A computed fold for a 521-nucleotide part of an RNA from an uncultured bacterium, annotated as small-subunit ribosomal RNA, 5' domain. Model confidence (mean pLDDT): 83 of 100. It matches the Rfam family "Bacterial small subunit ribosomal RNA". Its family is annotated with ribosome and structural constituent of ribosome in the Gene Ontology. The full RNA is in RNAcentral, with records from Greengenes.

Context: one part of a larger RNA
RNA sequence: GGACGAACGCUGGCGGCGUGCCUAACACAUGCAAGUCGAACGGAGUCAUAUUGGAAGUUCCUUCGGGGACGGAAGAUAUGACUUAGUGGCGGACGGGUGAGUAACGCGUGAGCAACCUGCCUUACAGAGGGGGACAACAGCCGGAAACGGCUGCUAAUACCGCAUAACAUACGGGGAAGGCAUCUUUCCUGUAUCAAAGAUUUUAUCGCUGUAAGAUGGGCUCGCGUAUGAUUAGAUAGUUGGUGAGGUAACGGCUCACCAAGUCGACGAUCAUUAGCCGGACUGAGAGGUUGAACGGCCACAUUGGGACUGAGAUACGGCCCAGACUCCUACGGGAGGCAGCAGUGGGGAAUAUUGCGCAAUGGGGGCAACCCUGACGCAGCAACGCCGCGUGAAGGAUGAAGGUCUUCGGAUUGUAAACUUCUUUUACAGAGGACGAAGUCGUGACGGUACUCUGUGAAUAAGCCACGGCUAACUACGUGCCAGCAGCCGCGGUAAUACGUAGGUGGCGAGCGUUGUCC
Numbered sequence: 001g002g003a004c005g006a007a008c009g010c011u012g013g014c015g016g017c018g019u020g021c022c023u024a025a026c027a028c029a030u031g032c033a034a035g036u037c038g039a040a041c042g043g044a045g046u047c048a049u050a051u052u053g054g055a056a057g058u059u060c061c062u063u064c065g066g067g068g069a070c071g072g073a074a075g076a077u078a079u080g081a082c083u084u085a086g087u088g089g090c091g092g093a094c095g096g097g098u099g100a101g102u103a104a105c106g107c108g109u110g111a112g113c114a115a116c117c118u119g120c121c122u123u124a125c126a127g128a129g130g131g132g133g134a135c136a137a138c139a140g141c142c143g144g145a146a147a148c149g150g151c152u153g154c155u156a157a158u159a160c161c162g163c164a165u166a167a168c169a170u171a172c173g174g175g176g177a178a179g180g181c182a183u184c185u186u187u188c189c190u191g192u193a194u195c196a197a198a199g200a201u202u203u204u205a206u207c208g209c210u211g212u213a214a215g216a217u218g219g220g221c222u223c224g225c226g227u228a229u230g231a232u233u234a235g236a237u238a239g240u241u242g243g244u245g246a247g248g249u250a251a252c253g254g255c256u257c258a259c260c261a262a263g264u265c266g267a268c269g270a271u272c273a274u275u276a277g278c279c280g281g282a283c284u285g286a287g288a289g290g291u292u293g294a295a296c297g298g299c300c301a302c303a304u305u306g307g308g309a310c311u312g313a314g315a316u317a318c319g320g321c322c323c324a325g326a327c328u329c330c331u332a333c334g335g336g337a338g339g340c341a342g343c344a345g346u347g348g349g350g351a352a353u354a355u356u357g358c359g360c361a362a363u364g365g366g367g368g369c370a371a372c373c374c375u376g377a378c379g380c381a382g383c384a385a386c387g388c389c390g391c392g393u394g395a396a397g398g399a400u401g402a403a404g405g406u407c408u409u410c411g412g413a414u415u416g417u418a419a420a421c422u423u424c425u426u427u428u429a430c431a432g433a434g435g436a437c438g439a440a441g442u443c444g445u446g447a448c449g450g451u452a453c454u455c456u457g458u459g460a461a462u463a464a465g466c467c468a469c470g471g472c473u474a475a476c477u478a479c480g481u482g483c484c485a486g487c488a489g490c491c492g493c494g495g496u497a498a499u500a501c502g503u504a505g506g507u508g509g510c511g512a513g514c515g516u517u518g519u520c521c
Base pairs, nucleotide, nucleotide: 001521002520003519004518006517007516008515009514010513013391014390015389016388017387018386019384020383021349026347027346028345030344031343032342035090036089037088040087041086043084044083045082046081047080048079049078050077051076052075057070058069059068060067061066097302098301099300106227107226108225109224110223111222112221113220116219117218121215122214123213124212125211126210127209129163131161132160138153139152140151141150142149143148169194170193171192172191173190174189175188176187177186178185179184199207200206201205228274229273230272235265236264237263240262241261242260243259244258245257246256247255277299278298279297280296281292282291283290284289304325305324306323307322308321327338328337329336330335355381357380358379359378363377364375365374366373367372394424395423396422397421404415405414406413407412429458430457431456432455433454434453438448465510466509467508468507469506470491471490472489476505477504478503479502480501486493487492
C1' cells in the first nucleotide's frame, strides 16, 4: 500500500447493486416451510332438478261420523354440481440449512467397469384375455384421562392374488462363427423351463397399464497422481494379507462366513497424536509464491446423541419408522408427546450480525388431462454507511481587503473572494399532475408499486465531518502545564519560553465518511 462476512470511537444527505451469528452442531415459545390427484375407488355430507310421497296449516260443505279443494313438509328413487375423512397413485431421496465429524478414493484431476443400477422423459417393437379372495372407510359394541386402540359385520378399485398368452427377456442344455484385456465377451441357429398387464374420461380422441430393446439423465464401484503439522509418535496389523468354497449385493471385493497358508504396511514416514470439510475460486504479489475457502457454483458429510432396518427406481430418509441415552412438555401416575444446522422469531453466548413482512405476478419445482392447488425455493419489500459505485451539500462576479477571531516588532500580518452584496441554476428536497417495462400466450393475470421515470411549481433553499501537523510524513504559531498531567507505530517528547502533552487560531490530508483495533499478503 492492498484486502475484510469485520468490530469500536466521532460524524452522517440521497440512490443503485451486493452483503449481513465468523461465537454455543447451545436450548427453543409461536406461526408458516410438502403436498396433490374425485378423469383410480367405495362411501359420507351439502345443494339443485325430476319422479314419487303426501304431513302441518288454510278454506268450503256437513247428517258432526266425515268429505272436497288449496297447500306442499318429512321420507324414497334417479341425475347433476360441489366438498372430502379413508383406500389407491405420484411426490415427501428434489428444493432449503449447517460444517459437527472426516487427513479419507472425502475432494481435485485423469482413466477404467469384459463387475453395475437408473422412477419420470424420448424412440422402437409387441401386448392388454379371463377369474378370485380380502382390507380400510362405514355400522354396531368395547377399552383409554389422552395419545390411540380392540372385537364383530358389510364393501370398491389403476389396491392384492392365481390362471391364460410369451419373446429380441431370464436360467439351463446342444451346435457354429467372430473378437479381446486374464477371468472371458459378442453374435447366429436350436431345445426345455419361468415370468405380464388396468383402467379412466366430457364418447373421441386423449391420458394411463404390461413386456423387451435402445437413448438420455442421474447414480454405484475400482485405479494412477495430488491433497496440513508433529519422529520429544518407530514399529503397526488376526478378518489382519492371500487362497479355495459358500453366502450376500444392482455389482467387484474379507463385504460376511468355514477351511487353508503366513502373510501385509513402514524412514519414499506406516501407526499414533493434533488440526481441518475439499474444490472452482477469493485476497495479495511484477511474477514465483504466500494466505484463504464468507457470498455464488460443484462434490462430500450431518440433521438432539448413538444404533437399526422398513418402504421405494432411488434413503439407511432434516420437517418418516423402531430401540436406547440426555433434555423439555402433558398426565387421571397407568401412560404419552417433541426435535428450527428450513423462514421469521426468543433466550443464551459474544466486540458483533436483520422482519414473528408482502406475493406466488415472474423463474423453477411437486401433483393434476386441465382448471388449479402447494411452494419461507424464489421474486420483492423492511433494518444496518457492512462493502463497492455514483450524486449532492451550490455556481459566477464580488476589496472598503468589512466586522469578529488569532498573531504582532503595534507598523501590520492572517483568516480571505472567504463572508456580506449582485446575478444565476434547481441535481437533491418538498408539493402537484401523469405514470410504466418486467406479461410470455388469444383473453385475463404485477407482490414490488402509484415504485422507477416524465412534466410543473417553490426556494440556496433540506444536507460536513473526521484525523493529523518533531522526524519517518503533507501541514506552525500562541497560551496553559512544568519528568506533573499526559503522548507514543519506531526514534522518542514533558524537569518554566514544549512546532511532540491540553486548548485556541491557522494549515495539511481524506471526505459521507474519517480514524483506531484485529487478521492476511